[in-house]
Context: one part of a larger RNA
This record gives sequence, structure tokens and C1' cells, in this order.
RNA sequence: GGCGCAUGGCGGAUGCCUUGGCUCUCAGAGGCGAUGAAGGACGUGAUAAGCUGCGAUAAGCUACGGUAAGGGGCAAACACCCGUUAUACCCGUAGAUUUCCGAAUGGGGCAACCCAGCUAGUUGAAGACUAGUUAUCCUGCAAAGGAAGCAAACCCAGGGAACUGAAACAUCUAAGUACCUGGAGGAAAAGAAAAUAAUAAUGAUUCCCCUAGUAGCGGCGAGCGAACGGGGAACAGCCCAAACCAACAUUGUUUCGGCAAUGUUGGGGUUGUAGGACUGCGAUAUGAGAAGUUAAAAUAUAGUGGAAUCUUUAUGGAAAUAAGGACCAAAGAGGGUGAUAGUCCCGUACACGAAAUGUUUUAAUGAUCUAGCAGUAUCCUGAGUAGGGCGGGACACGUGUAAUCCUGUCUGAAUCUACCGGGCCCAUCCGGUAAGGCUAAAUACUACUGAGAGACCGAUAGUGAACAAGUACCGUGAGGGAAAGGUGAAAAGAACCGUGAACAACGGAGUGAAAUAGUACCUGAAACCAUGCGCUU
Repeated sequence: GGCGCAUGGCGGAUGCCUUGGCUCUCAGAGGCGAUGAAGGACGUGAUAAGCUGCGAUAAGCUACGGUAAGGGGCAAACACCCGUUAUACCCGUAGAUUUCCGAAUGGGGCAACCCAGCUAGUUGAAGACUAGUUAUCCUGCAAAGGAAGCAAACCCAGGGAACUGAAACAUCUAAGUACCUGGAGGAAAAGAAAAUAAUAAUGAUUCCCCUAGUAGCGGCGAGCGAACGGGGAACAGCCCAAACCAACAUUGUUUCGGCAAUGUUGGGGUUGUAGGACUGCGAUAUGAGAAGUUAAAAUAUAGUGGAAUCUUUAUGGAAAUAAGGACCAAAGAGGGUGAUAGUCCCGUACACGAAAUGUUUUAAUGAUCUAGCAGUAUCCUGAGUAGGGCGGGACACGUGUAAUCCUGUCUGAAUCUACCGGGCCCAUCCGGUAAGGCUAAAUACUACUGAGAGACCGAUAGUGAACAAGUACCGUGAGGGAAAGGUGAAAAGAACCGUGAACAACGGAGUGAAAUAGUACCUGAAACCAUGCGCUU
């Protein structure tokens, strides 16, 4: 020096564990904000660095209700306090307080700072201080009211890529996606046929399954991709404009009797089997019903009751284990307790409970809305609209035979004997009535709250984060972004003695089932290091 064995050190794999995550289900909630939000700064404790709570009334104040013998958060200890049968603590409901910044709003500003005006007050005066008030825009005669800003996804609208694919690339694709902007709601959007069909019919919208990867579109490449119809979910229908009538106002005209026009308000009226006005007749019926209010019930936000085992035996540090005996069960879900507990604890099934606030349902009330028959001369039924030309866009549909929808530009009808559509166009036929508006449900989503689930993870996993985590740290900044869990049943966390300079470390002693469980703490692999012994060169 090598090999082997043994014992240690170092190291932190593995096993076991779970306070944390991940993905869902059901239910709730679906917003907060000038009555100052979200988010922060600075304070606030007897002591106080961090987190949490709170705001100069500052880990808190008041009232009501619940519970209660113990309390003064995480957080043990010392001190000092509070409380013990109801003013402690704790939980719930409703209030009070709530510095400064922040939409930030009196003006300014390098956020958490600086400086003002006006009114009232303190003061003899000045100064200073205290309270209130003073931004902008919109509506409104005014009084006054509203807006703004934030927030996870879902929704609507205005703008709108490229990588990529086409095995290159330009039409095309990716994709109306990503992204930007505006806006709204608990959903949004859409919506009561100028629809779809086809000789038969259906009857607003939305969503799902099929139709169907079909018909089609397509450098007919890559690719894109319906509808009719059928089956389901859910179902709900309405209001204006106009004709006509009336009142009022203004204007014009006047033979001063009026007449006409325009406007406002009210009545009337709302459709395709055309309807309505208008004329005549008739009736006072039927049904619907917002907000709010009242009443009742249910429910949410604290809680209450809640069955049943052993002083038997064994092992053990400890019994819930094993043996034996008993009991409850509308409760043998789950968790904890010194090992594995239906009967020890918290609970569970079940039953009950609210001073206060909210929600839902039902009933009552409730503005308001709602109908017939006949006649058909006249009037009305949405105009720079429909349609057309040119250029684009949307439709599954790339200009195509290209209908349909939107419109930048130029044009431009008809008026019910009317007009639009049925995929060029024409005729017949059929369906409908545009150019005004509203509309629940079925559908989408989950930042948030409660309950629960998992052939999901188990500390290099699972969130970046089980720990003072968006922390420490890095960066001028936008931004980037960790590592880090486990003594023991219980601190019983090692009194005392010794060695030592020692508040280091170690040896005794002691605790404990265990200290090779000693806070560098469960288990404690390998690499690596050391010591002893054996063999060997």
C1' cells in the first nucleotide's frame, strides 16, 4: 500500500408521517367603491424583531344574543392584571371609532408629504389650533342626483397579428386565434318570422345529441365545412310610430264667428286568414300583474341535547392489542387519546334553538294592462329606407350561375290592385310583412363562502410557497425568485459534581421505554474519512 471483517465519523437516500397542495361534485354568493374601495405607508402590546389583529377609543370600545371556568393571538416563560354563576375570555348579530396615501377629489407633489381659501369655535389681539367645507364631467330652472376606480373567469362590441401548415411560397391556413381598447351582467348575447320548407307542413330565441366529416367550398392543394329534418333541455309573450280624436301653446290669416299649420301632452292603435282608423250595433265581463308594504312559514349567520364496557387476566413505559365477559345502535362516518377504541374524548344518526340582521317561498294589497259583431267609400301601417352601380366585409360558400346579410362611395322606389323571400334570372305557385323597441327559462364561468369526494401528490413530489413565501436574495427598472417539515407519550429539555481559561467541549450523576431520542434531535442507505484486528505485497 491492497483486500476483508468490525466499530465510529461525515452525509441525508429510504421507510413511515402530514399541518399543505391538486382535481372535481353539490349548495351559496356573484360584486366592492366619493357614507372614500382594492391595495398600501405609519403606528398600536408591561416587555415586542416578525406574522396576525386593530387605528390616536389602535391584539381593541358599545349593545344584544350564545356559551362559559378559566383567560390576557401565533408564543412557551417571568412580572402584572381580568374572571369563576355571570359585564372575564371566546363565538354570532348590529353599531361606534377607523391616522396618512391611494379613483384621491381644495392647490401642489419625488404616493403615504408640503401649502391654502371660506364658515364656525378657542384667544384681549396677532399667530397658532379644532371642526366642517372647497376637484372634474353629465342631467337638472333650481334644489339636488349620477359618474369615476378596483376585481378570477365567463359575455358583447371596436380594432387585430405572426410563428406555423401548405413538406418552398404569394391566394389560402394559423384565425377573427393571441393581443389592445370600450362596455355590461349574475349571467351576457339572441329572440316573437318581410323565417324554414315544398304540393306535405312547421311555427320566437338559446343549448345538447344526431343528421355528418355528408352537401358543398378549396393554388379543387393544404385544408375549411354547413343546413333541412329528427330526438331532447327549457318554454312566454309583448310595447311603440302612424291614421283618428281632444286639450294646451305658438305662428299665419280673418268678413273677428272662426279656419289652417307646427309643436307638446293625453286618448286611440299594433297586424298578414291582413290589421287598424272611420261608420253602425253591443258590453262593463274575463284574465294578467312590477316595485314596495303587511302577514305567515322555511332557511342562513352563534349554539343545545345526544345511546352503550369491565377496579377481569396477559404482555407492555403506556392498552385502544390478545384472552374472557357485557352493552348500545335512526349513532359500526371521521378524528383524537402513551400501540389498532361502536360503548374514554370530540363527534356521528336523530331531535331541538335566535335578542339581531339577511335570503327564499306563499298569501293579501298593488300602479297598470287585457275583449265582441257587421260594413269597406276614404285614410294609416316605420324613406335618403328597400333596391341598383363601384369597392370591401359576413355568410361552411376564396366572384363564382352567387342568392341572402352589413356598408365606404354614387344613386334611388313602391305604399295593399302594394312590397319582400323561396340560392343567377323569368313565370306560376307557396311563405311572409323590412326599414322602431322590450322580453324569464334551458346555456357559459368561479376570484370568493360552506359541505363533501378522489384506482391525485406526500417535502427534489404536490402550488413558486406544508416553515416570517411572492419572503430572503438578484436587477436602475420592467422583472426574476429560492432554500428551508419530523426530539419525546409528556420537556420530564439533563439539578448536582468533575476536567477545562470557558457562557466551548467532554466525563460522571439524573430524566425517560429508549439519550447511538440531547433541541447539529424519527429512521439514518451510498459515496468519502478514520481507528482496531486478520490476511497479503